[in-house]
Context: one part of a larger RNA
Molecule: large-subunit ribosomal RNA, domain VI
Organism: Rubinisphaera italica
């Protein structure tokens, strides 16, 4: 900016890309064939190997502050507790995110048209000849299938719906992630669960401070599966989502 009103969803597929790989092993069969050594064609099954997608239930990493343990100093007057700094100080775990070595799946099959090759009928040429008329087979290759992107496919397709200022719908603005470099996408804006934050759960960590007992002390038990807790699952208007613009004159 077009698709001769505006809009919102849903959609056909012209056309265009992808992938389409491979090997073991059973079984026909120790047959066919071969003197014999050896050893199939085809049939039907199993197993993977590389590649690709898609994923985080499982088994692993990662998880710069989620929990413990500890070393040195320095600070908060001491003492307990805590916090700063040494590669997160270092060290053992660890949600959610991400992610492979982890998990699931994919190639395939039927059809068509055909290459090289195989034939049938059959002349030209009384005979042969797959060819000249006509007809069949016959590849991982082509065209179909499969998967995906598509109506600027200017031949600009289709269906439903919605709306005439009493405004259908968009935008910009905000809150933010399942999305992202920006942009775009998607959920939402008080008629609300969008983010925070409070409650509760899951999960990590592993039994906090304080008190009490016991011990000469380190320190142990107890109260106490405690107590802390980012992302995770719910609930909850407490906090923020304020404000504002375009928008189809019946072609």
């Nucleotide at each position: 900016c077009g698709c001769a009103c505006g809009a919102g969803a849903c959609u056909u597929g012209a056309g265009g890309g992808g992938u389409u790989u491979u090997c073991u092993c059973u079984u026909u069969a120790g047959u066919a064939c071969g003197a014999g050594a050896g050893g199939a064609u085809u049939u039907a099954g199993a197993g993977g190997g590389a590649c690709g997608u898609u994923c985080c239930u499982c088994u692993g990493g990662u998880g710069u502050u989620c929990c413990u343990g500890u070393u040195g100093u320095c600070a908060c007057g001491c003492u307990a507790g805590u916090g700063g700094c040494a590669g997160c100080g270092c060290a053992g775990g660890g949600u959610a995110g991400c992610u492979a070595a982890g998990a699931a799946c994919g190639g395939c099959a039927c059809g068509g048209a055909u290459a090289a090759g195989c034939g049938c009928u059959g002349a030209a040429a009384g005979c042969a000849u797959c060819u000249a008329a006509g007809c069949g087979c016959g590849a991982a290759g082509c065209c179909u299938u499969u998967c995906u992107c598509a109506a600027g496919a200017u031949a600009a397709g289709g269906u439903c719906u919605c709306g005439a200022u009493u405004g259908a719908g968009u935008c910009c603005c905000c809150u933010g992630g399942g999305a992202g470099a920006c942009u775009a996408c998607c959920a939402g804006g008080u008629u609300g669960a969008u983010a925070g934050g409070u409650c509760g759960g899951a999960g990590g960590u592993g039994u906090a401070a304080g008190g009490c007992u016991g011990g000469c002390a380190a320190c142990a038990g107890u109260c106490u599966c405690a107590g802390c807790u980012g992302a995770c699952c719910g609930a909850u208007a407490c906090u923020a989502a304020c404000g504002g613009a375009c928008g189809a004159a019946c072609g």